[in-house]
This is a predicted complex of two RNAs, RNase P RNA and transfer RNA, with 456 nucleotides together.
RNA sequence: GAAGUGAGCCAGACAACCGCGGUGGUGGGGCAUAUUAUCGUCGCAAGACGCUUUCGAGUUCUACCGCUGAGGAAAGUCCGGGCACCAUAGGAGAGGGUGGCAGAUAACACCUGCCGGGGGCGACCCCAGGGAAAGUGCCACAGAGAAUAGACCGCGACGCGUUAGCAAUAACGUCCGUAAGGGUGAAAAGGUGGGGUAAGAGCCCACCGCCCGCCUGGUAACAGUGCGGGGCAAGGUAAACCCCACCUGGUGCAACACCGUACAGCAAGAGGCUUCUCCGGCCGUUAAUCUUGCGGGUUGGUGGCUAGAGCUGUGCCGCGAGGUAUAGUCGAGAUGAAUGGUUGUCGAUGACAGAACCCGGCUUAUGACUCACUUCACCA
RNA sequence: GGGGCCGUAGCUCAGUUGGGAGAGCGCUACGUUCGCAAUGUAGAGGUCAGGGGUUCGAUUCCCCUCGGCUCCACCA
Numbered sequence: 001g002a003a004g005u006g007a008g009c010c011a012g013a014c015a016a017c018c019g020c021g022g023u024g025g026u027g028g029g030g031c032a033u034a035u036u037a038u039c040g041u042c043g044c045a046a047g048a049c050g051c052u053u054u055c056g057a058g059u060u061c062u063a064c065c066g067c068u069g070a071g072g073a074a075a076g077u078c079c080g081g082g083c084a085c086c087a088u089a090g091g092a093g094a095g096g097g098u099g100g101c102a103g104a105u106a107a108c109a110c111c112u113g114c115c116g117g118g119g120g121c122g123a124c125c126c127c128a129g130g131g132a133a134a135g136u137g138c139c140a141c142a143g144a145g146a147a148u149a150g151a152c153c154g155c156g157a158c159g160c161g162u163u164a165g166c167a168a169u170a171a172c173g174u175c176c177g178u179a180a181g182g183g184u185g186a187a188a189a190g191g192u193g194g195g196g197u198a199a200g201a202g203c204c205c206a207c208c209g210c211c212c213g214c215c216u217g218g219u220a221a222c223a224g225u226g227c228g229g230g231g232c233a234a235g236g237u238a239a240a241c242c243c244c245a246c247c248u249g250g251u252g253c254a255a256c257a258c259c260g261u262a263c264a265g266c267a268a269g270a271g272g273c274u275u276c277u278c279c280g281g282c283c284g285u286u287a288a289u290c291u292u293g294c295g296g297g298u299u300g301g302u303g304g305c306u307a308g309a310g311c312u313g314u315g316c317c318g319c320g321a322g323g324u325a326u327a328g329u330c331g332a333g334a335u336g337a338a339u340g341g342u343u344g345u346c347g348a349u350g351a352c353a354g355a356a357c358c359c360g361g362c363u364u365a366u367g368a369c370u371c372a373c374u375u376c377a378c379c380a
Numbered sequence: 381g382g383g384g385c386c387g388u389a390g391c392u393c394a395g396u397u398g399g400g401a402g403a404g405c406g407c408u409a410c411g412u413u414c415g416c417a418a419u420g421u422a423g424a425g426g427u428c429a430g431g432g433g434u435u436c437g438a439u440u441c442c443c444c445u446c447g448g449c450u451c452c453a454c455c456a
Stems, first nucleotide, its partner, number of pairs: 001376008010367001012346007020069012037052001039050004071352001075363002078361005083252004090279004095248005100114004115129001116127004130243002135241002137237003152182002154178003159174006190208006209232001210230005215224003256303004265294006296455003310329008381452007390405004399436001407423005429445005
């Protein structure tokens, strides 16, 4: 210098003016007078009614001042949890999900460490990574044969037949043997070498591989020049059905609770366990209530709503994900929905992109910078 | 904001135990006609929305992305 790998960090900066949302303070105005207090009347009392007061508190508008105001992904809504409701959801099933081992966590499909497999020269990266010797299905085309393996070509002995020949024998056919070789395919039923044979073959042997049991190490997955046994029996596919183990009730803040305005109900069904289904002894009826359809009304407000598995620093424990102790800190809360505009200086021509109940992850989009490491080339 | 469904030829749609990509209309050429329409024959036309994975093999099974459609307010 080139090509890469893995992490981290930022999200133009400063100033002035104008504008918008939230919030605190001060001042002014409107509404409301229920409650509190005082007094009076009634009453045994609890209390009711009336009058006065406007201190405090309520609600709303407005002026000024101060503070604060999008993200690393706010996105996709793919997982997990909090929270809320469903008559508290007991059992079974279906459905769905997860899938090496151990850990971490509120929880997870994420994350961490390790094991096994695969890729890369390497830094390093990837794996839906249980079960195919429980069962079922499928394996198109090609090919002789695709799972009870298989005889098309090839190779080959005996017997038989035909032809040629005096005969030995040869050729062809038949009956067979054979999985070494050819050819087909994604895949052809251990591999290499030797012996053996008519030709061949784990048929036998050596080495390698494989399977089973034991031993040793490891929490475990698993590993081993370990020991013993077995000639090998067991193709692929489970992101096909399925089996095994574990997890799982449903619906989502337009949940849900409350106030206010207005209106008009009707029909069908369910109904003491309704939610995806069934059971929860059987039958029947009814209320609260619920569901569906048709019709009517409103198009307002408040809470939920942001102090939380929060963030930052330090110490300790752990290889790590994390845990724990302590100190500091508050960082949006809208509801037609705010976070913008202009100018100046510097930088630069600057990407992807805008909260809507909240967190933990994943995935996708995307600009600049920094650090560590790897390989190659050149120079010293 | 939250849930569900869909995407196959120019248009409307089929396509299941995963193996050939199809139908109707439209389009092009030729025939027929004096010419047109209708009709007959032949033909072209596909990123199965895009990308990745599983598999020998994917429109089909799984994951991600893009686009479109649709439902969900409150009160009696």